Overview:
RNAcentral holds the sequence, with entries from ENA. Predicted 3D model of a 73-nucleotide RNA (transfer RNA) from a Caldilineales bacterium.
RNA sequence: GCCCACGUAGCUCAGUGGAUAGAGCACUUGCCUCCGGAGCAAGGGGUCACAGGUUCAAAUCCUGUCGUGGGUA
Numbered sequence: 001g002c003c004c005a006c007g008u009a010g011c012u013c014a015g016u017g018g019a020u021a022g023a024g025c026a027c028u029u030g031c032c033u034c035c036g037g038a039g040c041a042a043g044g045g046g047u048c049a050c051a052g053g054u055u056c057a058a059a060u061c062c063u064g065u066c067g068u069g070g071g072u073a
Base pairs, nucleotide, nucleotide: 001072002071003070004069005068006067007066010025011024012023013022018056027043028042029041030040031039049065050064051063052062053061
């Protein structure tokens, strides 16, 4: 240089055209406890990498850019 995959919450990921964008862990608060942990309940946290396009409608499809990983000479 060329080819492929991936980028969604602090972390690991699901969601592959339409419903309010979700789960586990983590975090905060409460209950419990002598205190902590564990357990139980509730809560906060998102420019779906960025820009443009297609569509009535885009996290999802298309193009480009950036980043990460892999393959190839």
Rfam family: tRNA. Rfam describes the family as follows. Transfer RNA (tRNA) molecules are approximately 80 nucleotides in length. Gene Ontology term of the family: triplet codon-amino acid adaptor activity.